[in-house]
Context: one part of a larger RNA
RNA sequence: CGCUGGCGGCGUGCCUAACACAUGCAAGUCGAACGCCCUUAGCAAUAAGGGAGUGGCGGACGGGUGAGGAACACGUGGGUGAUCUACCUUUCGGUGAGGAAUACCGGCGAGAAAUCGCCGACAAUACCGCAUAGGCUUGGCAACAAGCAAAGUCGCAAGACGCCGGAAGAGGAGCCUGCGCCCGAUUAGCCAGUUGGUGGGGUAACGGCCUACCAAAGCAGCGAUCGGUAGCUGGUCUGAGAGGAUGGUCAGCCACACUGGGAUUGAGAACGGCCCAGACUCCUACGGGGGGCAGCAGUGAGGAAUUUUCGUCAAUGGGGGAAACCCUGAACGAGCAACGCCGCGUGCAGGAAGACACUUUUCGGAGCGUAAACUGCUUUUCUGAGGGAAGAGAAGGGACGGUACCUCAGGAAGAAGCCCCGGCUAACUACGUGCCAGCAGCCGCGGUAAUACGUAGGGGGCGAGCGUUGUCC
Numbered sequence: 001c002g003c004u005g006g007c008g009g010c011g012u013g014c015c016u017a018a019c020a021c022a023u024g025c026a027a028g029u030c031g032a033a034c035g036c037c038c039u040u041a042g043c044a045a046u047a048a049g050g051g052a053g054u055g056g057c058g059g060a061c062g063g064g065u066g067a068g069g070a071a072c073a074c075g076u077g078g079g080u081g082a083u084c085u086a087c088c089u090u091u092c093g094g095u096g097a098g099g100a101a102u103a104c105c106g107g108c109g110a111g112a113a114a115u116c117g118c119c120g121a122c123a124a125u126a127c128c129g130c131a132u133a134g135g136c137u138u139g140g141c142a143a144c145a146a147g148c149a150a151a152g153u154c155g156c157a158a159g160a161c162g163c164c165g166g167a168a169g170a171g172g173a174g175c176c177u178g179c180g181c182c183c184g185a186u187u188a189g190c191c192a193g194u195u196g197g198u199g200g201g202g203u204a205a206c207g208g209c210c211u212a213c214c215a216a217a218g219c220a221g222c223g224a225u226c227g228g229u230a231g232c233u234g235g236u237c238u239g240a241g242a243g244g245a246u247g248g249u250c251a252g253c254c255a256c257a258c259u260g261g262g263a264u265u266g267a268g269a270a271c272g273g274c275c276c277a278g279a280c281u282c283c284u285a286c287g288g289g290g291g292g293c294a295g296c297a298g299u300g301a302g303g304a305a306u307u308u309u310c311g312u313c314a315a316u317g318g319g320g321g322a323a324a325c326c327c328u329g330a331a332c333g334a335g336c337a338a339c340g341c342c343g344c345g346u347g348c349a350g351g352a353a354g355a356c357a358c359u360u361u362u363c364g365g366a367g368c369g370u371a372a373a374c375u376g377c378u379u380u381u382c383u384g385a386g387g388g389a390a391g392a393g394a395a396g397g398g399a400c401g402g403u404a405c406c407u408c409a410g411g412a413a414g415a416a417g418c419c420c421c422g423g424c425u426a427a428c429u430a431c432g433u434g435c436c437a438g439c440a441g442c443c444g445c446g447g448u449a450a451u452a453c454g455u456a457g458g459g460g461g462c463g464a465g466c467g468u469u470g471u472c473c
Base pairs, nucleotide, nucleotide: 001467002466003465006344007343008342009341010340011339012337013336014302019300020299021298023297024296025295028057029056030055033054034053036051037050038049039048040047041046064256065255066254083173084172085171088169089168090167091166092165093164094163095162096130098128099127105120106119107118108117109116110115135148136147137146138145139144152161153160154159182228183227184226189219190218194216195215196214197213198212199211200210201209231253232252233251234250235246236245237244238243258278259277260276261275262274280291281290282289283288308334310333311332312331316330317328318327319326320325347377348376349375350374358367359366360365383409384408386407387406388405417462418461419460420459421458422443423442424441428457429456430455431454432453438445439444
């Protein structure tokens, strides 16, 4: 792709344009850090709820993709006496006394908008000095010297949660060394921070990582350099094995986030953060602005080809919170697709020397064939629908789901196709056709009796699938 198609369980589902994307959602949370505004109730004190802002923690996880990369990227085994690590756990000590700002807000103003400017006031677990230092850092052989902290909130209280300085653990991260690691010689020489040293800088830390000077080294036929292709692995397919092929789902690692570059914050760095440039696209009052689905769905395009703009946070896990709880397209589920594997069904028993039809015939018969009709049976899977109805660690909580399951009713009822039959290769006759029409994986069939074409009857194989095509062994 063609024909066909009953059910269930478990999986799988853009291999092509890392092409462009409408719309919605995918990362928030904390009032027990802070001041303020609004609403409701109240005469008020106040209480309950909501809102933007400052602040804290989290947005470095989780989710996607395979473009790039032939490299310490991956795999394996080591080193780190050369390092860092928020939150968590264990342990030691501390938490004193002060100050100046600022957002929200108010006033004024600019702009179409995005947004922005000036003035004024005010808070903190935001920011800044000071004090103290068991501890840490630096210097010193040592004694010792110098330097470095902090924040409170809730509670009637007890206390709880924090904060600061260290030590250790678990875990993670970056760096380095050795070995292994595709194709091409129609790529043979390559390299100038290049190879090494010294001083300096930089980093969490080693190192030409960077820089100045000095030396002139370093790699290469055991394939350097150049070019092509490619994410790597556990595994997967195949095979008696050796090997060959492959890397989709799942798991580990890496890389990327419109393309290229950059820094900031932070314990850690950037898919849904910032800045610059570019391409594309959208808005505009033409002055200027906005955007990034290789997240989940979905759209267009490309293509032989790949699904719902679904439900729930019930479970598992993650973030925030003291908690209640909130968020979570992670996840769990449902939907669609015979795309794959597995299981089940489409009835069972009896029933003629054997109906009819059909096919064939030497006209006697033979085949279809116990097959059918008919009789009896079974209601399980199934079908339908009335009723009941879960478990899912304990209390609580159930999206799935009125689902599985139980029960009731019904009557064989609603459920079989596809390919092949010359040899390889299981399975044969008749008619039509007449080197025509056609078949065909190879050998080859067809030119008047074709088991090879077409149809029919019969037969063989597999079966909710069967054939074909492509790819791999």